[in-house]
RNA sequence: UCCGCGGUAGCUCAAUGGUAGAGCAACGCCCUGUUAAGGCGAUGGUUGUAGGUUCGAGUCCUACCCGCGGAG
Repeated sequence: UCCGCGGUAGCUCAAUGGUAGAGCAACGCCCUGUUAAGGCGAUGGUUGUAGGUUCGAGUCCUACCCGCGGAG
C1' cells in the first nucleotide's frame, strides 16, 4: 500500500430499510438471623466519525478512524 471481517448499553451479542432488544453485571424491592442463591422491577444507547441515497438507515453507498486476519 492492497484485500477481507468486525465496531450497537458497563461486558457478551441480536435486530428483513419501518418503535434499537436479550443475557450477564450494577441499582431498587421481596425473600432471611445475615450473606449467597432465587423472585420482581426500573434504569442504562450520539448504533466508531462525517457525508450521501431514501418518505424512512443499526441495516444500502462513499470517505476516514480503530481492532483482527491475509497479500505484497

A computed fold for a 72-nucleotide RNA from a Patescibacteria group bacterium, annotated as transfer RNA. Rfam family: tRNA. Rfam describes the family as follows. Transfer RNA (tRNA) molecules are approximately 80 nucleotides in length. Gene Ontology term of the family: triplet codon-amino acid adaptor activity. Its mean pLDDT, the model's own confidence on a scale to 100, is 81.